c-di-GMP-I riboswitch aptamer from a Candidatus Rokuibacteriota bacterium, 82 nucleotides, folded computationally. The prediction has a mean pLDDT of 87. It was read from a public genome assembly, where an Rfam model found it.
[in-house]
RNA sequence: UACCGAUACGGGCAAACCAGCCGCGAGGCUGGGACGCAAAGCCAUGGGUCCGGCGAGUCCGCCGGAUCGCCAGGCUGCCGAA
Numbered sequence: 001u002a003c004c005g006a007u008a009c010g011g012g013c014a015a016a017c018c019a020g021c022c023g024c025g026a027g028g029c030u031g032g033g034a035c036g037c038a039a040a041g042c043c044a045u046g047g048g049u050c051c052g053g054c055g056a057g058u059c060c061g062c063c064g065g066a067u068c069g070c071c072a073g074g075c076u077g078c079c080g081a082a
Base pairs, nucleotide, nucleotide: 004080005079012037013036017032018031019030020029021028022027035069041075042074043073045072046071047070048067049066050065051064052063053062054061055060
């Protein structure tokens, strides 16, 4: 350094829910709050799911948007036992 992930060290993040704000909506932000997380740090690249609009008697297709705590992938990072 890489792989790896401990009853380790120092810590970190924050689900549901509640309040306020933004948005047509999915959802996002702030505060409270902890279900959990070794990347639950960042990226919308490929899938998945969700929202709005259009077309089409259903199925479906197209455009725009959301979700990284859905999966995969990419980039970066603390510590150092087995």